[in-house]
This is a predicted complex of two RNAs, RNase P RNA and transfer RNA, with 435 nucleotides together.

């Protein structure tokens, strides 16, 4: 210099005018005046988790749902960190729904004999039957066959053939047999209980009894773990007195989909005061920054006269003008927070890798 | 704001143990007719919303997006 990997960060600036929303102050009060503050890294999708609220301080079982290497972090998680196994890259580094197919069931189209309790289409072999052919070659011809060919029947053979994504799931050589075959043996290879060593662990290394087991669990299912349901349109926003109706426990109602269990009287009317199209919930918080300590890290703890801080309810955060530059992407809060996913112009910083060149 | 669901031919819809997608109407072509309509014969015209994954194989199963539809408030 070129090419690349990972992480972090930024998201036009300034000024003027007009306007909008909350809060505070002035004003008797206000529709008036003044001052301060006023979208994001994703505010989005609503995919997870938690807070919070109601149902009963949320109980048991089943059903249902979600998740799935190990160890940790956390309020919690399906998130994050580190590591293990597998895969990719020359490398920095990246990807990984990664329990169980030896509990059981289902499925594996077409093709093929057969799609997984193995099977017998061709080929090979045995026995019986039958009785003269059968095979190779373009042909001449040659070989086999009365020690029984061909045909037919029964049986044995699968690691010989073709089909298929996949064929019983261990290669070569030898033995063996009627013909065959891990049926047996030798060598090589795969998996590998137990044991030893290392590690918190997943697991790794070594030794080795033994073994040949199709695939599919993002099919049912099994194992383990977790989850009560509903979501701020949750929910709250009155107390007292009197009366009426039903019920007195095998009733009714609430708690969820069912059962158990458990809790409770319920509904209405009238009077008084209070209240009305509102108000509360509603925003300062598992916050951010700096520094120190512990930890590889995620993160945790301590310290600081440290910093920030929309809260609307038809819904504000905008428009115009001037000017500068590198000419500005995706996009707009609606209870809050931690994550994930998706969208995103251009720029900046840090660490690292490969190639090349120079010193 | 929250929750539930849908997307298959031009339109309305079928499609299940995952095996290569159909029906009705429409459209197009031919016959018939002087011409048209009706009638008769024929043609499927499709990236199963998009992308990725699981699987031998995906409209179907899983994940993420895109577009659309419906429901839910409050007391006295």
């Nucleotide at each position: 210099g070129c090419a690349g990997u990972u992480g972090a960060u930024u998201a036009g600036g300034c000024a003027a005018u007009c306007g909008c929303u909350c809060g505070c102050c002035c004003u008797u009060g206000a529709c008036g005046g003044g001052c301060u503050a006023g979208a994001g890294g994703a505010a989005a999708g609503u995919c997870c988790g938690g807070g919070c609220a109601g149902c009963a301080u949320a109980g048991g079982a089943u059903a249902c749902a979600a998740c799935a290497g190990u160890c940790g972090c956390u309020a919690a998680c399906g998130g994050c960190g580190a590591c293990c196994g597998g895969g990719g890259g020359u490398g920095a580094c990246c990807c990984u729904a990664g329990g169980g197919a030896a509990a059981g069931u289902g499925c594996c189209a077409c093709a093929g004999a057969a799609a997984c309790g193995a099977u017998a289409c061709c080929g090979c072999c045995a026995u019986c039957u039958c009785a003269a052919a059968c095979a190779a070659c373009a042909a001449c011809u040659u070989g086999u066959u009365g020690c029984g060919a061909c045909u037919g029947a029964u049986g044995g053979u699968a690691a010989g053939g073709g089909u298929g994504a996949a064929a019983g799931g261990a290669g070569u050589g030898g033995g063996g047999u009627a013909a065959a075959a891990g049926c047996c043996c030798a060598c090589a290879g795969u998996c590998g209980a137990c044991c030893g060593c290392g590690g918190u662990g997943a697991c790794g290394c070594g030794u080795a009894a033994g073994a040949g087991a199709g695939g599919u669990a993002a099919a049912c299912c099994c194992u383990g773990u977790u989850g009560g349901c509903u979501g701020c349109a949750a929910g709250g926003u009155g107390g007292c007195u009197g009366g009426u109706a039903c019920a007195c426990a095998u009733a009714g109602g609430g708690c969820u989909a069912u059962c158990c269990g458990u809790c409770c009287g319920u509904a209405c009317c009238a009077a008084c005061c209070g209240a009305u199209g509102u108000c509360c919930g509603c925003u300062u918080g598992a916050u951010c920054c700096g520094c120190c300590u512990g930890g590889c890290a995620a993160c945790a703890g301590a310290c600081g006269u440290g910093a920030c801080u929309a809260g609307a309810u038809a819904g504000a955060u905008g428009a115009u003008u001037g000017u500068c530059c590198u000419c500005g992407a995706c996009a707009g809060a609606a209870c809050c927070c931690g994550g994930c996913u998706u969208a995103c112009a251009g720029g900046u910083c840090a660490a690292c890798u490969g190639c090349u060149u120079a010193u | 704001g929250g929750c539930a669901c849908c997307u298959u031919a031009g339109c309305u819809c079928a499609g299940u143990u995952g095996g290569u997608a159909g029906a009705g109407c429409g459209a197009c072509g031919g016959c018939c007719u002087g011409a048209a309509g009706a009638g008769c014969c024929g043609u499927g015209c499709g990236u199963c919303g998009u992308a990725g994954g699981u699987u031998c194989g995906a409209u179907u199963c899983c994940u993420a997006c895109a577009g659309g539809u419906g429901c839910c408030a409050c007391c006295a």
It holds a member of the Rfam family "Bacterial RNase P class A". It is annotated as a ribozyme.